The RNA shown here (transfer RNA) has 69 nucleotides and comes from a Thermoproteota archaeon. Rfam family: tRNA. Rfam's curators write: Transfer RNA (tRNA) molecules are approximately 80 nucleotides in length. It is annotated as a transfer RNA. Its family is annotated with triplet codon-amino acid adaptor activity in the Gene Ontology. NCBI's taxonomy places the organism under Archaea, Thermoproteati, Thermoproteota. The sequence is in RNAcentral, with records from ENA.
C1' cells in the first nucleotide's frame, strides 16, 4: 500500500425495519449433597465521529485498534 475482522464476560449469528444463540452468570426445580439435566432471569452507548434515508449494527466517508500480504 492492499485485504479481513471490531455486535452480551468469552465465541459467533444477524448484511436496511424490535439486537439474538451457544457457553458462562444468577435464581428455581429435580438431587442425600454435588454435576447431569429442565425452567426462568439479568446483562449490549453494535470501536469512535460524521453522512445517506422515513428509518443504519447493516450502505458510504474519515479516524482508532487488531490480523493477514
Nucleotide at each position: 500500500g492492499g485485504g479481513g475482522c471490531g455486535u452480551a464476560g468469552c465465541u459467533c449469528a444477524g448484511u436496511g425495519g424490535u439486537a439474538g444463540a451457544g457457553c458462562g452468570g444468577c435464581c428455581g426445580g429435580c438431587u442425600g449433597u454435588a454435576g447431569a439435566c429442565c425452567g426462568g432471569c439479568a446483562g449490549g452507548u453494535c470501536c469512535c465521529g460524521g453522512g445517506u434515508u422515513c428509518g443504519a449494527a447493516u450502505c458510504c466517508c474519515g479516524g482508532c485498534g487488531c490480523c493477514c500480504c